[in-house]
Context: one part of a larger RNA
RNA sequence: GGACGAACGCUGGCGGCGUGCUUAACACAUGCAAGUCGAACGAUGAUGCCAGCUUGCUGGUGGAUUAGUGGCGAACGGGUGAGUAACACGUGAGUAACCUGCCCUUGACUCUGGGAUAAGCGUUGGAAACGACGUCUAAUACCGGAUAUGACGACCGAGCGCCUGUUCUGGUUGUGGAAAGAUUUUUUGGUCAAGGAUGGACUCGCGGCCUAUCAGGUUGUUGGUGAGGUAAUGGCUCACCAAGCCUACGACGGGUAGCCGGCCUGAGAGGGUGACCGGCCACACUGGGACUGAGACACGGCCCAGACUCCUACGGGAGGCAGCAGUGGGGAAUAUUGCACAAUGGGCGAAAGCCUGAUGCAGCAACGCCGCGUGAGGGAUGACGGCCUUCGGGUUGUAAACCUCUUUUAGUAAGGAAGAAGAACUUCGGUUUGACGGUACUUGCAGAAAAAGCACCGGCUAACUACGUGCCAGCAGCCGCGGUAAUACGUAGGGUGCAAGCGUUGUCC
Numbered sequence: 001g002g003a004c005g006a007a008c009g010c011u012g013g014c015g016g017c018g019u020g021c022u023u024a025a026c027a028c029a030u031g032c033a034a035g036u037c038g039a040a041c042g043a044u045g046a047u048g049c050c051a052g053c054u055u056g057c058u059g060g061u062g063g064a065u066u067a068g069u070g071g072c073g074a075a076c077g078g079g080u081g082a083g084u085a086a087c088a089c090g091u092g093a094g095u096a097a098c099c100u101g102c103c104c105u106u107g108a109c110u111c112u113g114g115g116a117u118a119a120g121c122g123u124u125g126g127a128a129a130c131g132a133c134g135u136c137u138a139a140u141a142c143c144g145g146a147u148a149u150g151a152c153g154a155c156c157g158a159g160c161g162c163c164u165g166u167u168c169u170g171g172u173u174g175u176g177g178a179a180a181g182a183u184u185u186u187u188u189g190g191u192c193a194a195g196g197a198u199g200g201a202c203u204c205g206c207g208g209c210c211u212a213u214c215a216g217g218u219u220g221u222u223g224g225u226g227a228g229g230u231a232a233u234g235g236c237u238c239a240c241c242a243a244g245c246c247u248a249c250g251a252c253g254g255g256u257a258g259c260c261g262g263c264c265u266g267a268g269a270g271g272g273u274g275a276c277c278g279g280c281c282a283c284a285c286u287g288g289g290a291c292u293g294a295g296a297c298a299c300g301g302c303c304c305a306g307a308c309u310c311c312u313a314c315g316g317g318a319g320g321c322a323g324c325a326g327u328g329g330g331g332a333a334u335a336u337u338g339c340a341c342a343a344u345g346g347g348c349g350a351a352a353g354c355c356u357g358a359u360g361c362a363g364c365a366a367c368g369c370c371g372c373g374u375g376a377g378g379g380a381u382g383a384c385g386g387c388c389u390u391c392g393g394g395u396u397g398u399a400a401a402c403c404u405c406u407u408u409u410a411g412u413a414a415g416g417a418a419g420a421a422g423a424a425c426u427u428c429g430g431u432u433u434g435a436c437g438g439u440a441c442u443u444g445c446a447g448a449a450a451a452a453g454c455a456c457c458g459g460c461u462a463a464c465u466a467c468g469u470g471c472c473a474g475c476a477g478c479c480g481c482g483g484u485a486a487u488a489c490g491u492a493g494g495g496u497g498c499a500a501g502c503g504u505u506g507u508c509c
Base pairs, nucleotide, nucleotide: 001509002508003507004506006505007504008503009502010501013372014371015370016369017368018367019365020364021330026328027327028326030325031324032323035072036071037070040069041068043066048061049060050059051058052057053056079283080282081281089207090206091205092204093203094202095201098200099199103196104195105194106193107192108191109190110189111145112144113143114142120135121134122133123132124131125130151175152174153173154172155171156170157168158167159166160165181188182187209255210254211253216246217245218244221243222242223241224240225239226238227237228236258280259279260278261277262273263272264271265270285306286305287304288303289302308319309318310317311316336362338361339360340359344358345356346355347354348353375405376404377403378402385396386395387394388393409450411445412444413443414442415441419436422433423432424431425430453498454497455496456495457494458479459478460477464493465492466491467490468489474481475480
């Protein structure tokens, strides 16, 4: 000198764009953050409409609504960085050792039966959470049978390769296997197989912290055979066998730490760093476990144990903000219990639509960067006042007053968006849909009117005098000032620098 997620002191006009718990991965009141589908299913059946008449009922139609069964989603999105020195990450390869819902392409099919169960109704237990028993019922829920190119196993043949092998919609044979309907204008769904795309899984080469005041470490350890397990290779696990394997090119131990694209600095080499944004990983009160599923060993799922908090009729139950706000606490220190799904994106749905604290916006904070303003021109008898003085004057100083103008921004009044593409409705002309927001922006009006501070002035280092103080009070980044004329302390006048900021402190280069 530059930089910062900064803090502190003094000061503070406006706007745009960003950023905002670095500390206690401390504890959390309250609200919201994941639902949706009636075009899968049985129920429920409101406002209506029609008909009958007993004029307030009955029948029909219709389907708003709602809990339940079922499907899809809830594994995404959002948060945090505790752990992790590791194939966690980065980069480059490999899988002839693998999986992949929804989506796309292609081929073949969608035949025939069955028994339940929730909801409902009845009885009943419990303070509650939540149940129990009986009975009735449906399905794209569940379970049989048929068929099936394909799957798996054995044998044979051919081609190819990278060792184990792999390929052929090759041949023969054996084994056990599919399906579901809905809407009706049409479409859409289901099953099997092959391929693609996307996403994931595993393996390997190389790379990136400190410590030897850590020198030996290891027994599923290293390898083999066999078996189990997995989507899949593998001591991943197990039985048996062998005695290996790693290590001064630093094993093992200890400390520290999420990694990277990047960011800061620097001419570069390098050094530091990993806030915001993007990719990957890990975690979700602490520890462990599996279930469901294409996908989890699952933040707002389940079970067990533990700590803590809450309710209780003492028998038993409930909870997990490192989601968005917000509270307490810690701290030098970090914001609103806001608006909207209008846009972008996501889930469900045929769609209308519903949900979405993702997201879009608004609020707070000079926290940062950038821009603008606080007026412009003229004006000397160089006024008054202040300060200094050699008492002549000098300086503040064209500064002010005064004259002539301008009106950015703020104020006020009127007008007033783009962002809207799509989608829906439609009489096919068109109509509706904006949180931000009566915001941005435009125009008019009035009036210089409402808007300047902070640090420094001994040298380094731009900028000097007076008074007070008297080694006192104090200053100080270093050298050093202060003991009676202090340009170094304090105040004043003047000056210098930067400016809505200026200084100080901290950290990095």